[in-house]
Context: one part of a larger RNA
RNA sequence: UUGGGUUUAAAGGGUACGUAGGCGGCCGAUUAAGUCAGUGGUGAAAUCCUACAGCUCAACUGUAGAGGUGCCAUUGAUACUGGUUGGCUUGAGUACUGUUAAGGUAGGCGGAAUUGAUGGUGUAGCGGUGAAAUGCAUAGAUACCAUCAGGAACACCGAUUGCGAAGGCAGCUUACUGGGCAGUUACUGACGCUAAGGUACGAAAGCGUGGGGAGCGAACAGGAUUAGAUACCCUGGUAGUCCACGCUGUAAACUAUGAUCACUCGCUGUUGGCCGGUAUAGGUCAGUGGCCAAGCGAAAGCGUUAAGUGAUCCACCUGGGGAGUACGCUCGCAAGAGUGAAACUC
Numbered sequence: 001u002u003g004g005g006u007u008u009a010a011a012g013g014g015u016a017c018g019u020a021g022g023c024g025g026c027c028g029a030u031u032a033a034g035u036c037a038g039u040g041g042u043g044a045a046a047u048c049c050u051a052c053a054g055c056u057c058a059a060c061u062g063u064a065g066a067g068g069u070g071c072c073a074u075u076g077a078u079a080c081u082g083g084u085u086g087g088c089u090u091g092a093g094u095a096c097u098g099u100u101a102a103g104g105u106a107g108g109c110g111g112a113a114u115u116g117a118u119g120g121u122g123u124a125g126c127g128g129u130g131a132a133a134u135g136c137a138u139a140g141a142u143a144c145c146a147u148c149a150g151g152a153a154c155a156c157c158g159a160u161u162g163c164g165a166a167g168g169c170a171g172c173u174u175a176c177u178g179g180g181c182a183g184u185u186a187c188u189g190a191c192g193c194u195a196a197g198g199u200a201c202g203a204a205a206g207c208g209u210g211g212g213g214a215g216c217g218a219a220c221a222g223g224a225u226u227a228g229a230u231a232c233c234c235u236g237g238u239a240g241u242c243c244a245c246g247c248u249g250u251a252a253a254c255u256a257u258g259a260u261c262a263c264u265c266g267c268u269g270u271u272g273g274c275c276g277g278u279a280u281a282g283g284u285c286a287g288u289g290g291c292c293a294a295g296c297g298a299a300a301g302c303g304u305u306a307a308g309u310g311a312u313c314c315a316c317c318u319g320g321g322g323a324g325u326a327c328g329c330u331c332g333c334a335a336g337a338g339u340g341a342a343a344c345u346c
Stems, first nucleotide, its partner, number of pairs: 004317003007300002012314001014201004021194003025088007033081002035077008049065006091191001092188003095184006103177007110154001115149007125136002162169002206247006215241002220236004258313006266291010295302002319346003328339004
C1' cells in the first nucleotide's frame, strides 16, 4: 500500500456553518468527453514464450514466429457516467394557519434560608466528634423576637419530562430574538448530501483589567487520629466561586456509537400537534423511554433512535513501552494548546 476495521480490544474530529473536492431524483432531445467495438500506425535490439537448427549434451548461440499493459489516428455503437438543452414534482426550500418548550440576550421584581449589624428577652454555656480538642462565650455567647444590610442560589412543582448543533439551559415577569412540530398542498423547480483547509461557538479550572464577596472553599494555620499523617475528621481561612469586558480552547466535551438517505416483525409507556359525532377507543406525524422477531456481534449486548441490510462523503486506527514525550513550526500574556517523531527496549 492493499485488505480489514473504529460502543467496550488500537481507532468517530467537542459541536456547527461552510469553501475547494467527491457524490447526486424522474422523463425526453442532442452531443459523443469517459466507456465499448473494428481498422491502421507505433510499441528499437537484446530479454521472456513457442518451434526448428549449431557447438558430442546442456548452459550458450543462431533463425523464424508469437506476444507486447500502453500511446496516436480513424470509423462506428450510445445502455450507463459526463456536457448542452427542454420539461416534471416525489428530494430540498418558500408561503399561510395553528401550536410548542428550563432555547438565547438584556432589564425589572419576589419569597425561604445562611451570614453580619443594631435593639430587646435571657443566663452559662455553645459548637463540634467515633471520642475529643482547637474555636466562640460573663466585655453576656448559643437560643428566641424585631428591624436593617449584603451576596449567592432558586425548595415544592420536577418526571427515563421538555428545549438546544454541541457545551449547556430551571423562581416570576417584560422587551428583543433563534428553532422545532403539525395542518393546507398555494409557490419555486434538484436549488440536494458530505465536507479537506477555513470560520464561529465551546463545561470546569486558569489568566488580564475593574468591581463584588453572604455561603462554600484549593493554598495556608491550628486541633485531632496515627508508628508517622505534608491525608481522611474538626475549627478557622486566602485565591477562587459571582458580575462586566478580553484571553485560554481543553474534559470520561460519553450514547465512550460521525453526518445524510433508503429499506427490514411486533408489544408497551410517555411528550407535542392533527384527524375523530362522544372517547381513558382508534388512527397519523414528529420526538423521547422500556422489552423483543429476523439479522448482527468475540461476547456483553444492539435491535425502525441499529451495533441489521445497502448507498455517498468526511475523520481516524495498524503490537506494548519510550510518548502525546523530544525537536521544529503555529497559536497564547502565561499556564499551556495544536501538530508530532526516533534511538532504544520487550
Molecule: small-subunit ribosomal RNA, central domain
Organism: Cyclobacteriaceae bacterium